Predicted 3D model of a 104-nucleotide RNA (SAM riboswitch aptamer (S box leader)) from a Cytophagales bacterium. Taxonomically the source falls in Cytophagales (Bacteria, Pseudomonadati, Bacteroidota, Cytophagia). It matches the Rfam family "SAM riboswitch aptamer (S box leader)". From the family's description: The SAM riboswitch is found upstream of a number of genes which code for proteins involved in methionine or cysteine biosynthesis in Gram-positive bacteria. The SAM riboswitch acts at the level of transcription termination control. The predicted structure consists of a complex stem-loop region followed by a single stem loop terminator region. It was read from a public genome assembly, where an Rfam model found it.
[in-house]
RNA sequence: GAUUUAUACAGAAGUGUGGAGAGAUCAGGCUCUACGAAACACUGGCAACCUACUCAAUAUAGCAAGGUGCUAAUUCCUGCCUAAAAAUUUAGGAAAUAUAAAUC
Numbered sequence: 001g002a003u004u005u006a007u008a009c010a011g012a013a014g015u016g017u018g019g020a021g022a023g024a025u026c027a028g029g030c031u032c033u034a035c036g037a038a039a040c041a042c043u044g045g046c047a048a049c050c051u052a053c054u055c056a057a058u059a060u061a062g063c064a065a066g067g068u069g070c071u072a073a074u075u076c077c078u079g080c081c082u083a084a085a086a087a088u089u090u091a092g093g094a095a096a097u098a099u100a101a102a103u104c
Stems, first nucleotide, its partner, number of pairs: 001104008013043005021032003026079004044071003049067003053062002075096001080093006
């Protein structure tokens, strides 16, 4: 990197370095940001996909030691399709993206 499966309206922040952007990409909207963005490091935390362990147990249970992940806003919202209302909203689905596990 590709494929498959599962999940995505819950949850969880401080410090230091840094110094202007950030919210995946493109477009539109909206938001965050010199009361300090991204990135990096440390410490803490959340969650429970995989492993380990507990239990009568091949769990829709527990635990949180290990492997990941995450720690503003629903994956920030919309974009394509369908339906309803009515002139922009609502609901559902798809696509895309992210993460995990397995295979290649």